Notes
Predicted 3D model of a 367-nucleotide RNA (Bacterial RNase P class A) from a Deinococcales bacterium. The source organism's lineage runs through Bacteria, Thermotogati, Deinococcota, Deinococci and Deinococcales. It was read from a public genome assembly, where an Rfam model found it. The prediction has a mean pLDDT of 76. It matches the Rfam family "Bacterial RNase P class A". Rfam classes the family as a ribozyme.
RNA sequence: CAUCCGGGCAGCGGCGCGCACGCGCGGCGAGGAAAGUCCGGGCACCGUAGGGCAGGGUGCCAGUUAACGACUGGGCGCGUAAGGCGACGGCAAGUGCAACAGAGAGCAGACCGCGAACGCGCCCGCGAGCGGGCGCGCCGUAAGGGUGAAAGGGUGCGGUAAGAGCGCACCAGUGCCCCUGGUAACAGGGGCAGCUAGGUAAACCCCACCCGGUGCAAGGUCCGAUAUGGAGAGAGAGCCUGCCCGGCUCGCCAGCAUCUCCGGGUUGACCGCUACAGGGGCGCGGCGACGCGCCUCGCAGACAGAUGGCCAGACGCGUGUCCCUCGGGACACGUGACAGAACCCGGCUUACAAGCCCACCUGCCGA
Numbered sequence: 001c002a003u004c005c006g007g008g009c010a011g012c013g014g015c016g017c018g019c020a021c022g023c024g025c026g027g028c029g030a031g032g033a034a035a036g037u038c039c040g041g042g043c044a045c046c047g048u049a050g051g052g053c054a055g056g057g058u059g060c061c062a063g064u065u066a067a068c069g070a071c072u073g074g075g076c077g078c079g080u081a082a083g084g085c086g087a088c089g090g091c092a093a094g095u096g097c098a099a100c101a102g103a104g105a106g107c108a109g110a111c112c113g114c115g116a117a118c119g120c121g122c123c124c125g126c127g128a129g130c131g132g133g134c135g136c137g138c139c140g141u142a143a144g145g146g147u148g149a150a151a152g153g154g155u156g157c158g159g160u161a162a163g164a165g166c167g168c169a170c171c172a173g174u175g176c177c178c179c180u181g182g183u184a185a186c187a188g189g190g191g192c193a194g195c196u197a198g199g200u201a202a203a204c205c206c207c208a209c210c211c212g213g214u215g216c217a218a219g220g221u222c223c224g225a226u227a228u229g230g231a232g233a234g235a236g237a238g239c240c241u242g243c244c245c246g247g248c249u250c251g252c253c254a255g256c257a258u259c260u261c262c263g264g265g266u267u268g269a270c271c272g273c274u275a276c277a278g279g280g281g282c283g284c285g286g287c288g289a290c291g292c293g294c295c296u297c298g299c300a301g302a303c304a305g306a307u308g309g310c311c312a313g314a315c316g317c318g319u320g321u322c323c324c325u326c327g328g329g330a331c332a333c334g335u336g337a338c339a340g341a342a343c344c345c346g347g348c349u350u351a352c353a354a355g356c357c358c359a360c361c362u363g364c365c366g367a
Base pairs, nucleotide, nucleotide: 001355005313007311008310009309012029013028015026016025017024018023031338035349036348038347039346040345041344042343043215044214045213046212047252048251050250051249052248053247055211056210057209058208059207060074061073062072063071064070075088076086077085078084089206090205094204095203096200097199111145112144113141114140115139118137119136120135121134122133123132124131125130153171154170155169156168157167158166172196173195174193175192176191177190178189179188180187181186219271220270221269222268229262230261231260232259233258238256240255241254242253276298278297279296280295281294282293283292284291285290315336316335317334318333319332320331321330322329323328
């Protein structure tokens, strides 16, 4: 990617035509996922779908689309790499979280170290005045070592009692400014500033954009039936009621009504219900998703709910036997999955036997 093919026999559903109302003829009759209900819509109803809070969703840029959380292309990051992956705004707004080891893991910290001055004690030299050494206390320090996955930028020079971006040069990061390319995300380059500021937001949170609610058991028409049943609470211009049927609230509009519980009847027929953001072919535009034009086709509408059963054949695959011109042929047996519309459509995800195609990356073997 696609989901066996055609034939015969009797049997189903709906539509059209005919009819002797018994039937006859003709056409059509499940899926790529019809599944999951994870998203988006069409459609329907609700006075307004107007505003706000709360709540929910998305999260680089551009495009496609009815729309989306999808898809296409690009950027950045990850990856050895790819037609690969990305929950891809913000940690310098705030609050949290992180075992053990370690002094210290968010504004921290001194275990081993390094070191003047000051205080005390001891010793040595000697020119009696000074000089030197050791230890303790106090003080300074984070360059060296240790712990760790990670320790407060890196290398070098200067400086200092010893050190430290303390200063300087180069490099890295961060912030600001400018230039070039690009629609943009972003990429490249230059300059200034010693500013040096771990991780985590599928943690709370902040920022930007989007979202009225509920749903085919939506909603509408007809026939028919019953019990104009019973009980309770109240309003009448109010802080009242009216689907924001997920909650709260403001405004507008309309109304003066109603609301709650128990019980009874009907659960029948028709519409909605299949012609559409539809399928196919050709041409043009576009890297692509896709768009435009012309031609052509009509392809289930059921309602305990239809398309299944039997027969052999062909096709594909597997196994065995025989033949063989080594291309292949014959025979026998087996095998052909996952799975069933219920208003519809666009995606995503999951399931799948036999089979087919083969763009790209990597590993192994081989030439």